[in-house]
C1' cells in the first nucleotide's frame, strides 16, 4: 500500500422513546397498562448517474436544447460493472506482465497553434554547406549572381526516419528496411491483427474550439399523488292558522307545531329562523402511499469474468419535526502520569445518523481480523 469482511468495544442491572400481534382495564370513536418481538449505515452522507413509482404535459413527425462516444458482453436501466482491441508509460535478452487512457470524425467547412524563431500550414533561410555554371579580383584563393537544406540554433510541433549510394553541395534524387497510404487474402461475433502486392509520400496538431455523424433524451418529485373529513364561509331547502301591512316576492306580530339550551325524564324555564338538513368543493387533521423487496442468508450448478438459474430457510425500522436514548457496575483495548514492578489515578474510542423504494459512482472513517505485495 491493496483488496475482502467486520465496525455506538463486550456483558450485565435500572429508568425511558417508538413500531406491531396478543391479553386486559376505563370516562370504551379514543386512551392507559401488561407480556412477546422489532428497531440506523457502510457509508443512512454528497444528491452526481440510472430506475421503479406518481403527477402534469402529449395524434405524429421535425427542429432546438441536453446527454452519451473504440469493440463484445452483464444489468430493469446506467455516465455502472466484466473481458477484450487500439494507443502511451514502466518493465524484459525476448514472450508473459504492471499502470493510464472521454479511445467517432482533422482529404466537410470555420478557427486557434501563445513565448522564442528566418519560417507554424500548401511555411522557410539565422548559422551554415557549396559555388559545378556564369562574372570580377590582387588567382591552390576571395567575392558576387546562383544552387541546397545534410548539419547547428528556435520551439509542444519545422512538411516522413536510418543507412548506403549519388553529388559541387545537397535533395526519395536511386536503392534496403522502418514508418505512411491504396488493393486483396487469411484470422477474428467484432475493435483489429497478420501476410502478399502496388505507391516515393500525396494528408502537422487541437474537436474537455465552433462543427459534422451516430444513437439516446418530455417536465417535477413521497412536502410526488390519493382517499375520508370538524370548524368558518358558499348553494340549495324546510311547517299550520289567525290579524295586520305589502312594490304580490314577501315582511312583521300572536298561538299551536319544530330546534337548541338546563335535564336521566316529564312540567317548568330561558334562547329562536342568526335554527334544521343536504350539497360540492375543502382547511385543520386523520388515513393511505410506506415498507416482501430487480430482497437477505446457505448449498449446488453455470460461465473467464461482471453476471445468472435452481433447491431449502427467512422477515430484518417505518417515526412524522422526527423515535432507535440515559445512568450505573464489571472486564478487554489505546494513551498520559505515578509506583515499592504487584498495580494506581485520570483520560479516550472514528466517520456519521434513515424519512417513498432500489442499483451504482464519488467523498468521510479510530480501529480489528484476513490474504497478496513491497521495503527495513
Nucleotide at each position: 500500500u491493496g483488496u475482502a469482511u467486520c465496525g455506538a468495544a463486550a456483558c450485565g442491572g435500572c429508568c425511558g422513546c417508538u413500531c406491531g400481534u396478543c391479553g386486559g382495564g376505563c370516562c370504551c370513536c379514543g386512551c392507559c397498562c401488561g407480556c412477546c418481538g422489532g428497531g440506523a449505515g457502510g457509508a443512512a452522507a454528497g444528491u452526481c448517474c440510472g430506475a421503479g413509482c406518481a403527477c402534469g404535459a402529449c395524434a405524429g413527425g421535425a427542429u432546438a436544447g441536453g446527454g452519451u462516444g473504440g469493440u463484445g458482453g452483464g444489468u430493469a436501466a446506467c455516465u455502472c460493472c466484466c473481458a477484450c482491441c487500439g494507443g502511451c508509460c514502466g518493465g524484459c535478452u525476448g514472450c508473459g506482465c504492471g499502470g493510464c487512457u472521454a479511445g467517432g470524425g482533422a482529404a466537410a467547412g470555420u478557427g486557434c497553434c501563445a513565448c522564442a524563431g528566418a519560417g507554424a500550414a500548401c511555411a522557410g533561410a539565422c548559422c551554415g554547406c557549396c559555388g559545378a555554371u556564369g562574372g570580377c579580383c590582387u588567382c591552390u584563393g576571395g567575392c558576387c549572381a546562383g544552387g541546397c537544406a545534410a548539419g547547428g540554433g528556435u520551439g509542444a510541433a519545422a512538411c516522413g526516419g536510418u543507412g548506403c549510394g549519388g553529388u559541387a553541395a545537397g535533395a526519395g534524387c536511386g536503392c534496403a528496411c522502418c514508418g505512411c497510404c491504396c488493393g486483396u487474402c487469411c484470422g477474428g461475433u467484432g475493435a483489429c491483427g497478420g501476410a502478399c502486392g502496388g505507391g516515393g509520400c500525396a494528408c502537422g496538431g487541437c474537436a474537455a474550439a465552433c462543427c459534422c455523424c451516430a444513437c439516446c433524451u418530455c417536465g417535477u418529485g413521497c412536502a410526488a399523488g390519493c382517499g375520508c373529513a370538524a370548524g368558518c364561509a358558499g348553494u340549495u331547502c324546510c311547517g299550520g292558522a289567525g290579524c295586520a301591512u305589502u312594490u304580490c316576492g314577501g315582511u312583521g306580530c300572536u298561538c299551536c307545531a319544530g330546534c337548541c339550551g338546563u335535564g336521566a325524564u316529564c312540567c317548568g324555564c330561558g334562547g329562536u329562523u342568526c335554527g334544521g338538513a343536504a350539497c360540492a368543493g375543502g382547511u385543520c387533521g386523520c388515513g393511505u402511499g410506506c415498507u416482501a423487496g430487480a430482497g437477505c442468508c446457505u448449498g449446488c450448478g453455470g460461465g473467464a469474468g461482471a453476471c445468472c438459474g435452481c433447491u431449502g430457510g427467512c422477515c430484518c425500522a417505518g417515526a412524522g419535526a422526527a423515535a432507535u436514548g440515559g445512568c450505573c457496575g464489571u472486564u478487554g483495548c489505546c494513551c498520559g502520569c505515578c509506583g515499592u514492578c504487584a498495580g494506581g489515578c485520570g483520560g479516550g474510542a472514528a466517520c456519521a445518523g434513515a424519512a417513498c423504494u432500489c442499483g451504482g459512482c464519488u467523498u468521510a472513517c479510530c480501529g480489528a481480523u484476513a490474504c497478496a505485495c513491497g521495503c527495513a